[in-house]
Large-subunit ribosomal RNA, domain IV from a bacterium, 424 nucleotides, folded computationally. It matches the Rfam family "Bacterial large subunit ribosomal RNA". The prediction has a mean pLDDT of 82.

Context: one part of a larger RNA
RNA sequence: CCCUCGUUAAGGAACUCGGCAAUCUAACUCCGUAACUUCGGGAAAAGGAGUGCCUGAGUAGUGUAAAAAGAUUUACUCUUUGAGCAUGAAAAGGUCGCAGAGAAAUGGCCCAGGCGACUGUUUACUAAAAACACAGGACUCUGCUAAGUUGUAAGACGAUGUAUAGGGUCUGACGCCUGCUCGGUGCUGGACGGUUAAGGAGAGAGGUCAGGAGAAUAGAGUGAGGAAGUGAAAAAGUGAGGAAGUGACUUAUCAUGAAAUCACUUAAUUACUAAAUUACCUGUUUUCUAAAGCUUUGAACUGAAGCCCCAGUAAACGGCGGCCGUAACUAUAACGGUCCUAAGGUAGCGAAAUUCCUUGUCGGGUAAGUUCCGACCUGCAUGAAUGGCGUAACGAUUUGGGCGCUGUCUCAACGAGGGGCUCG
Repeated sequence: CCCUCGUUAAGGAACUCGGCAAUCUAACUCCGUAACUUCGGGAAAAGGAGUGCCUGAGUAGUGUAAAAAGAUUUACUCUUUGAGCAUGAAAAGGUCGCAGAGAAAUGGCCCAGGCGACUGUUUACUAAAAACACAGGACUCUGCUAAGUUGUAAGACGAUGUAUAGGGUCUGACGCCUGCUCGGUGCUGGACGGUUAAGGAGAGAGGUCAGGAGAAUAGAGUGAGGAAGUGAAAAAGUGAGGAAGUGACUUAUCAUGAAAUCACUUAAUUACUAAAUUACCUGUUUUCUAAAGCUUUGAACUGAAGCCCCAGUAAACGGCGGCCGUAACUAUAACGGUCCUAAGGUAGCGAAAUUCCUUGUCGGGUAAGUUCCGACCUGCAUGAAUGGCGUAACGAUUUGGGCGCUGUCUCAACGAGGGGCUCG
């Protein structure tokens, strides 16, 4: 020096953001107890007195009630009396100590505001509250296979409920109340018309493509063509050939002689055939065109809810003005004018948990009061279930004041225990 305690002269909140902390108070009996109030409370309000032990006295009283007696409506009846058991004072008197609730445990109180009605709940580990909840109020949805929730579904919850029920939203006991606005947003209802999806419809368009037309090209594909050539058949001619026969001659020769057959020639016909050329066919490539089909797309027309539209609805989300003038002092404006709006803030409350200017102004409380209380209203920027204004009771809530009390302080001191520190 630190921590945890104890005591303290005089003062007594001067401390401090703030009485934070720590004192004070405290039990039981009796007396006594205000405003206010929802008559229940407030209230242990506040404020006082007493308290040991002995006698009084196990008395008075109180609780329970055996047994007995009586009555009658004869009963698990009623009435009277009341043993026993349990519990148990006071007055009065006496007596001891510094002190009698002799230790421990065991409310400090009051006044006036704000907020929230209340008991409850909450940020496990910095917030317990004015936040949440709440009973009560209201709106709205839901007719039961309910609405709603959950699940992919079956199903489940709702509910073994049924509109005095269930879900959602807002408000938040109680009292007095809850104004105006449906133009916007939402919700509900309506339906003439406008707009509008998928779907239907399918004018038309694109792609593909059989086919058609054309071009190119290939093919010892099929033809035409046709030099030269090679054939073919028929005709005619010539020649060869030559039977019978005939004739000559005379006996084996000559002539003549049809036909077959052969050769050649002639002109016409005809077959085959190279090339050029050309036609067709087939194949390939390619150009144009193109029906149907398939496919891509696609105008009109048709097509519900919704939206536009028409109403209702604010305890649905929300919203709830400006300027100018005017009264016989002044000031102010009940009054008037005007513009705008869906309508212009009503009752209340108001420098407020809301007020910037602002420590507004006045009053109270203090010697002195940016806080507090009561008013005023100039409400920067209150206001009615985003509830408005009150309100008894309640609150480990918050603000201001007072009494008591105190080491919070003036201002510190001493003591105890435990640390620290020094030495060992």